[in-house]
Context: one part of a larger RNA
RNA sequence: GGAUUAACGCUGGCGGCGUGCCUAACACAUGCAAGUCGAACGAGGUAGCAAUACCUAGUGGCAGACGGGUGAGUAACGCGUGGUCAACCUACCGUUGAGUGGGGGAUAACUCGCCGAAAGGCGAGCUAAUACCGCAUACGUCUCCGAGAGGCAUCUCUCGGCGAUAAAAGGAGCAAUCCGCUCGAUGACGGGACCGCGUCCCAUUAGCUAGAUGGUGGGGUAACGGCCUACCAUGGCGACGAUGGGUAGCUGGUUUGAGAGAGCGACCAGCCACACUGGGACUGAGAAACGGCCCAGACUCCUACGGGAGGCAGCAGUGAGGAAUUUUCCGCAAUGGGCGAAAGCCUGACGGAGCGACGCCGCGUGUGGGAAGAAGGCCUUCGGGUCGUAAACCACUGUCGAAGGGGAAGAUAAUGACGGUACCCUUGGAGGAAGCCCCGGCUAACUACGUGCCAGCAGCCGCGGUAAGACGUAGGGGGCAAGCGUUAUUC
Numbered sequence: 001g002g003a004u005u006a007a008c009g010c011u012g013g014c015g016g017c018g019u020g021c022c023u024a025a026c027a028c029a030u031g032c033a034a035g036u037c038g039a040a041c042g043a044g045g046u047a048g049c050a051a052u053a054c055c056u057a058g059u060g061g062c063a064g065a066c067g068g069g070u071g072a073g074u075a076a077c078g079c080g081u082g083g084u085c086a087a088c089c090u091a092c093c094g095u096u097g098a099g100u101g102g103g104g105g106a107u108a109a110c111u112c113g114c115c116g117a118a119a120g121g122c123g124a125g126c127u128a129a130u131a132c133c134g135c136a137u138a139c140g141u142c143u144c145c146g147a148g149a150g151g152c153a154u155c156u157c158u159c160g161g162c163g164a165u166a167a168a169a170g171g172a173g174c175a176a177u178c179c180g181c182u183c184g185a186u187g188a189c190g191g192g193a194c195c196g197c198g199u200c201c202c203a204u205u206a207g208c209u210a211g212a213u214g215g216u217g218g219g220g221u222a223a224c225g226g227c228c229u230a231c232c233a234u235g236g237c238g239a240c241g242a243u244g245g246g247u248a249g250c251u252g253g254u255u256u257g258a259g260a261g262a263g264c265g266a267c268c269a270g271c272c273a274c275a276c277u278g279g280g281a282c283u284g285a286g287a288a289a290c291g292g293c294c295c296a297g298a299c300u301c302c303u304a305c306g307g308g309a310g311g312c313a314g315c316a317g318u319g320a321g322g323a324a325u326u327u328u329c330c331g332c333a334a335u336g337g338g339c340g341a342a343a344g345c346c347u348g349a350c351g352g353a354g355c356g357a358c359g360c361c362g363c364g365u366g367u368g369g370g371a372a373g374a375a376g377g378c379c380u381u382c383g384g385g386u387c388g389u390a391a392a393c394c395a396c397u398g399u400c401g402a403a404g405g406g407g408a409a410g411a412u413a414a415u416g417a418c419g420g421u422a423c424c425c426u427u428g429g430a431g432g433a434a435g436c437c438c439c440g441g442c443u444a445a446c447u448a449c450g451u452g453c454c455a456g457c458a459g460c461c462g463c464g465g466u467a468a469g470a471c472g473u474a475g476g477g478g479g480c481a482a483g484c485g486u487u488a489u490u491c
Base pairs, nucleotide, nucleotide: 001491002490003489004488006487007486008485009484010483013363014362015361016360017359018358019356020355021321026319027318028317030316031315032314035062036061037060040059041058043056044055045054046053047052069274070273071272078199079198080197081196082195083194084193085192088191089190093187094186095185096184097183098182099181100180101135103133104132110125111124112123113122114121115120140165141164142163144161145160146159147158148157149156150155170179171178172177200246201245202244207237208236209235212234213233214232215231216230217229218228219227249271250270251269252268253264254263255262256261276297277296278295279294280293299310300309301308302307327353329352330351331350335349336347337346338345339344366396367395368394369393376387377386378385379384400432402427403426404425405424406423410418435480436479437478438477439476440461441460442459446475447474448473449472450471456463457462
């Protein structure tokens, strides 16, 4: 000198764009943040004379594995980069092939009865489906056999044959048809697994290891594998740093620097991990699931004391901690997401507004004239010098702000939260808008008074003990400017 998610002191006019718990992954009142489909189904209800329209607790489907938050843990194939899968999966979507036949038994809702303070539960009876279960059929899939081709060892592909085996659902419409359903093939998207290399400090951590290293059989997984298990062998790692300890999410990037490098990883983007703490599985194409379930624990709350309920590291907001970090705002108008045939519904994602000079950028706080120079202040060698064209005064201008009027784009036809906002016009009038730090050297800027090694200053050197350019005040000056200084960190 630069930089900062900054804080503190003094000061503070406007706008745009950003940004805002770095500390206690501390605890949380309240509201909202994930629903949707009645064109899957029965039932109940509202309106109506009815036709019909509408609503929805339940069954069922899809979604809740995305989006949003946080950085605790993790030194690891976690991340980055380059490869491999002849060891794998992929709902919805695209392309394509074949099919959708015929049956059955339940169950919630509902009704009745009962238990409980509640949360909730039990029994009996009735009923539907795109819910559930047999049967038929099989383009296929799998085992085995034969032939051929290819490759990268286990293998892959094509053809033929025997055998085994699994399907389905309907809905809307007058209809045409559309939306679905089942089994395949393929694409796309998304993931899973493995490997090479890279990835902080301590050797005042030198030895570590029993599923440990390998093999065989078996199990398990979508899939390879000590992933698990039984048996067998005795291996495996390590000064090219094993093991242990400390610290830490990683990266694209970012800050600085001429570069090499060093520091950092906030916002934005990719990946990972976590969701009160620990463990577990269920459902599902996908979770070992933030606003699902079960168990244990700590904590909080309710209770009729028998028993129950909860999880803001979602958006706001509260307490606590702290030097320190915002509104319990508006809207689904846009973009995007979920569901739906659609209308549409939901969306604290998002779009916006609010607060904070927290940062960057832009603008203003007037412009021109005006005395050999007012008053006043300060200094003085008492002559004067200086503040100083500065002010007054004269003439103007109209940015920003104010008041009044008009008024968007963002929205391909409708639909605008922002917003009567941006922007434009008019009115009026210098009016409402300047501070902070410094002046001994480094370092740009000097005098006077006060003080008297006191009070104090200080980044380093150092100032102060009676004329202090270094302390305090004043005048003057220098620097930067809606900021200026200080502190902290980093290059």